[in-house]
RNA sequence: GGGGCGGGCCGGAUGGUCGCUGGUCGGCACGCGUGCCGGCGAGAGGAAAGUCCGGGCUCCGCAGGACAGGGUGGUCGGUAACGCCGACCGGCCGCAAGGCUAGGGAAAGUGCAACAGAAAGCAAACCGCCUCGGCCUCGGCUGAGGUAAGGGUGAAACGGUGAGGUAAGAGCUCACCAGCGGUCGAGGCGACUCGACCGGCUAGGCAAACCCCACCCGGAGCAAGGCCAAGCAGAGGGGAGGCGACCCCGGUCGCCACGGACCGGUCCGGUCCGUUGGACCUUCGGGUAGGCUGCUGGAGGCGUCGAGCAAUCGGCGUCCUAGAGAAAUGACCAUCGCCGCGGCCGACUACCAGACGCUCGGCCGCGGUACAGAACCCGGCUUACAGGCCCGCCCCCCGC
Repeated sequence: GGGGCGGGCCGGAUGGUCGCUGGUCGGCACGCGUGCCGGCGAGAGGAAAGUCCGGGCUCCGCAGGACAGGGUGGUCGGUAACGCCGACCGGCCGCAAGGCUAGGGAAAGUGCAACAGAAAGCAAACCGCCUCGGCCUCGGCUGAGGUAAGGGUGAAACGGUGAGGUAAGAGCUCACCAGCGGUCGAGGCGACUCGACCGGCUAGGCAAACCCCACCCGGAGCAAGGCCAAGCAGAGGGGAGGCGACCCCGGUCGCCACGGACCGGUCCGGUCCGUUGGACCUUCGGGUAGGCUGCUGGAGGCGUCGAGCAAUCGGCGUCCUAGAGAAAUGACCAUCGCCGCGGCCGACUACCAGACGCUCGGCCGCGGUACAGAACCCGGCUUACAGGCCCGCCCCCCGC
C1' cells in the first nucleotide's frame, strides 16, 4: 500500500417563526369536567416492520390422567421462558482470520433416487480371464463349469496398497493402512479426544421421507377484561325418572338413574346445574355499540465495583425517558454536517526535464440526504437500510 474476517456505535445538527399531544405549577371562567392565559419540563425505532417463537397480564366456575396432535433434537451453562443467547465437541468449507450446521437412530420396519450401466440392498456378469469339450477357411465360433483381480457405465459398484497363493481369481492368507465392533488405560462435568490390545468383520446415500427414540406443550386473547350511564320485547320449537322418608295432600329432603354445560379434539375422571314451576339446545325478532379504566415505575435505563472464557449474575449509586383514541411530535426559512458530480488551485508520485493520470487537501456551483412511524408491555429471531465513525484480527506485496 492492497484485499479480507469479526465486533461496537451513530444514522442528521443548530437557530428563528407559527402549530399539535400529555404532565406539573399558578391565575381566570364555569354547565364540575372542561375551556382560556402564562411558566417549567417531556413527546416514535434499531428495526416501531413480519406476526415467526417465548412470556408478563386478563378471562375461561377446578384446570387431573391417557391417547391423538404439535414442537425441539450434540454437550454443558445462561434466562422468567424459548425454537433464543454463550462456550465447547463432532462434521463440512476457507491458505488464514473465520463461516455454516434440521448435529439422536439407516443390522426395527416401509419407502425414494432421472439417465447410463450386467447390476444401485443381500444383488450382479456387458467386455474380459481360466478349465474341460465340439467345429474350423487356423482369423475364430460355440456348449458346460469357475470367476469379480483388469476394463467400461455412473455422483456412488460392497474397503485400499503390496506380497503370497490359485487353473484363473477372490480377505483365500499375510503385512501395513482406513473403517466397524469389543476390552483396557489416560484427560475432560460432559458431548468427546488420545493411546494400547483383540477380531478378517468390511455393514452406499436420503429420516429438512414415513417411522423409531429422548425431552417439552390447557385454551383464548387488550377487539383480553373491569366499572358507570343509557335502552329494550319478546315469541315459537325440542328437551332428561324412579324409589324411600316426613307431612299441612302438595311440598321438602335423601339415594340411584338419566339429561346438559365446562375443561383445544377423543376417552376416563371431576365440578356445577337440571329432570315438566325444566337445566340446556335451537329459530325468528327487539335494544346497546356512549363514557371511564386496563394504558405505563418496569424480568426498566445509565454509571461503577466484583464473579465468570463468555452469555449473564450480584452489590452500590443515580434517573423517570410517549400514552394517542381515527389516531399527537408537524410546516416554513437560514446556517452547517455527510455523500455524489463538475470546474479551479495546490501538494504528492513518477521522470533527463515537463505535463497528464491515481491519491489527498482547499474553494466555488449544482443535486441528494437511507430503511422507515408506537397503539397493553417485555425477551428474542427474521427482513429492509444512502452514508459515517471506532476497535481487534488474518493474508499478500514493497521498503527499512
Predicted 3D model of a 400-nucleotide RNA (Bacterial RNase P class A) from a Pirellulaceae bacterium. The sequence was found by an Rfam model in a public genome assembly. Model confidence (mean pLDDT): 76 of 100. Lineage of the source: Bacteria > Planctomycetota > Planctomycetia > Pirellulales > Pirellulaceae.